Predicted 3D model of a 75-nucleotide RNA (transfer RNA) from Candidatus Wolfebacteria bacterium RIFCSPLOWO2_01_FULL_38_11. Rfam family: tRNA. Rfam describes the family as follows. Transfer RNA (tRNA) molecules are approximately 80 nucleotides in length.
[in-house]
Order: sequence, then C1' cells, then structure tokens
RNA sequence: GCGUCUUUAGCUCAGUGGUAGAGCGUUUGCAUGACACGCAAAAGGUCGCAGGUUCGAUCCCUGCAAGACGCACCA
Repeated sequence: GCGUCUUUAGCUCAGUGGUAGAGCGUUUGCAUGACACGCAAAAGGUCGCAGGUUCGAUCCCUGCAAGACGCACCA
C1' cells in the first nucleotide's frame, strides 16, 4: 500500500429500513438481627465521526478514524 471483518449502555453482545434491547454490573425498595442469596423497580445510549439515498437509517451507499486478520512491497 491492497483486501476482509469489527465499532450499539460501565463490560460482554443481540438487533437488520418503522418508538434501541438482553445478560452481568450500578442504584433504590422488599426480605434478614446483619450480610450474602432471592424478589421487585429504576437510572444509564449523539448506535465511532461526517456526508448521501429514503416519507423514515443502528440497518443501504460514500469518505474518514480506531482495532483485528490476511496479502504484497521496501531497506
């Protein structure tokens, strides 16, 4: 340099054009003499960034950035 893949909640990941979700974690409540476990609820997201297509984009297209893997080149 070229190609492929990944980027979504604090962490691990789902979602695939029509209101953004799960598990774990966090907080609050219940329960306990207290803690753990358990039960109930809540908070938490510019969906990497910028453009485009569309009535509508996390999803499709383009560019950029970061990361992983492969290929090539050079001294």